Overview:
RNAcentral holds the full RNA, with entries from ENA. Predicted 3D model of a 350-nucleotide part of an RNA (large-subunit ribosomal RNA, domain IV) from a bacterium.
Context: one part of a larger RNA
RNA sequence: UCCUCGUUAAGGAACUCGGCAAAAAAGCUGGGCGUAACUUCGGGAGAAGCCCUGCCUGCUUGAUCUUCGGAUUGGGCGGGCCGCAGCGAAAGAUUCCCUGGCGACUGUUUAACAAAAACACAGCUCCCUGCGAACUCGUAAGAGGAUGUAUAGGGGGUGAUGCCUGACCGAUGCGAGAAGGUUAACGUUGGGUGUGUGCGUUGCGCAAGCGAUGCAUGCUCACCGACCGAAGCCCUCGUCAAUGUCGGCCGUAACUAUAACGGUCCAAAGGUAGCGCAUUUCCUUUCCGGGUAAGUUCCGGAGCGCAUGAAAGGCGUAACGACUGGGGAACUGUCUCAACGAGGAGCCCG
Numbered sequence: 001u002c003c004u005c006g007u008u009a010a011g012g013a014a015c016u017c018g019g020c021a022a023a024a025a026a027g028c029u030g031g032g033c034g035u036a037a038c039u040u041c042g043g044g045a046g047a048a049g050c051c052c053u054g055c056c057u058g059c060u061u062g063a064u065c066u067u068c069g070g071a072u073u074g075g076g077c078g079g080g081c082c083g084c085a086g087c088g089a090a091a092g093a094u095u096c097c098c099u100g101g102c103g104a105c106u107g108u109u110u111a112a113c114a115a116a117a118a119c120a121c122a123g124c125u126c127c128c129u130g131c132g133a134a135c136u137c138g139u140a141a142g143a144g145g146a147u148g149u150a151u152a153g154g155g156g157g158u159g160a161u162g163c164c165u166g167a168c169c170g171a172u173g174c175g176a177g178a179a180g181g182u183u184a185a186c187g188u189u190g191g192g193u194g195u196g197u198g199c200g201u202u203g204c205g206c207a208a209g210c211g212a213u214g215c216a217u218g219c220u221c222a223c224c225g226a227c228c229g230a231a232g233c234c235c236u237c238g239u240c241a242a243u244g245u246c247g248g249c250c251g252u253a254a255c256u257a258u259a260a261c262g263g264u265c266c267a268a269a270g271g272u273a274g275c276g277c278a279u280u281u282c283c284u285u286u287c288c289g290g291g292u293a294a295g296u297u298c299c300g301g302a303g304c305g306c307a308u309g310a311a312a313g314g315c316g317u318a319a320c321g322a323c324u325g326g327g328g329a330a331c332u333g334u335c336u337c338a339a340c341g342a343g344g345a346g347c348c349c350g
Base pairs, nucleotide, nucleotide: 001345002344003343004342005341006340007339008338010336011335014334019331030052031051032050033049038043040160054081055080056079057078058077059076060075061074062073063072064071065070082086095329096328097327098326099325100324101323102321103320107119108118123158124157125156126155127154128153129152135144136143137142161316162315163314164313166246167245168244171243172242173239174238175237176236177235180234181233182232187227188226189225190224191223192221194219195218196217197216198215199214200213201212202211203210204209247265248264249263250262251261274308275305286302287301288300289299290298
């Protein structure tokens, strides 16, 4: 010096990001009294808080058993004894209160840095599925779904409960539709290319043959047209608890200020109820109030919201939480500010 403990004057969170750590209180499935706001009437609640607890002795009153003699075990009232202390030891063993945020809750999770406000959840809602179901696995056979049958099964979103969930279908997606436009391969057909066969015409040649060309008829090709040609797309509707979106400028009231009101442009429609400096607010330590001697945090209010907002749900909410913010009581070596003690390590020798 370090580790693990113990004690500490006065103060008592001044420590610190933060009471982290420590301390404290309470206590044996103790007894008695008492217990608020709020509430989904169950809770909250062991809320909080206060008191008692040993031993000796007198009286009184129950219960059980009984061989009726008694035995065992409780309750109440009174008197007394001792100690600092009567749940007297040991072990074990809730600190509490006020007020916000988030998530309803019990659960689940990053085995070995994250336990949470994340996931799940009951409830709500949308879509698909008529059964050889949809969906999933498999090339298939087949299997799961399910020895189930729409009060069933699969998928997406939201997330108890309460009050609610506004406008927009222009874009994207999905569903329905089919008149028209566009549209592939295949098929049919015309031309072209190449090459056969038959019959001609013609040039050169005595002939064999070598060329040119016409008609008919085959085959061929990655060539060029035409006809036919489905879904799709264009198109017409619907649909937002589908993906999403939800304005700008100018003026106006008899102080001023503000603008119920008016004008104009654009748009599919211009953000409703709520909430709001918020886990969202840049400016910003916004402004006002509260709490403190002093408060970038906290609580309440305000609102031109840089850039809130309604199932990527909005706003409340009792209960719950090893969650997170603020305040208080108690308590303390966290600190002012350190000291001492115990055991171990470090150091030396073996």